[in-house]
RNA sequence: CCUGCAUUCCGUGGGAGCCCGGGCCGGCCGGGCUGAGAGGGCGAACCCGCCGACCACUCGGACUCGAUGCGGAUCAUGCCGCCGUGAGGAGGAGCUGUGGGCGUCAC
Repeated sequence: CCUGCAUUCCGUGGGAGCCCGGGCCGGCCGGGCUGAGAGGGCGAACCCGCCGACCACUCGGACUCGAUGCGGAUCAUGCCGCCGUGAGGAGGAGCUGUGGGCGUCAC
């Protein structure tokens, strides 16, 4: 000097499904399933916007598409598997620690 990992800051990307009961019908209230997360706050705000929580950011299954796909399970579902080495998919900076590499100087 370069670099892997950890770490910090800033930034970016993303989802919110299914079932049961109630209902003044406003996805409103209660309960259940999976999950990190299935909606916590504000906004005249109906599958919207902003913020928060959570997850992910190229060694990228966070998430989207294919997909009203196929198989299995379930009361039901984007529940599980396949598809999937598919097509896409959001990064910069700094400190310290540690590992690796290269080089220089002195003895």
The prediction has a mean pLDDT of 77. TPP riboswitch aptamer (THI element) from Nesterenkonia xinjiangensis, 107 nucleotides, folded computationally. The sequence is in RNAcentral, with records from Rfam. The model forms 96% of the base pairs in the Rfam consensus. The organism belongs to Nesterenkonia, within Bacteria.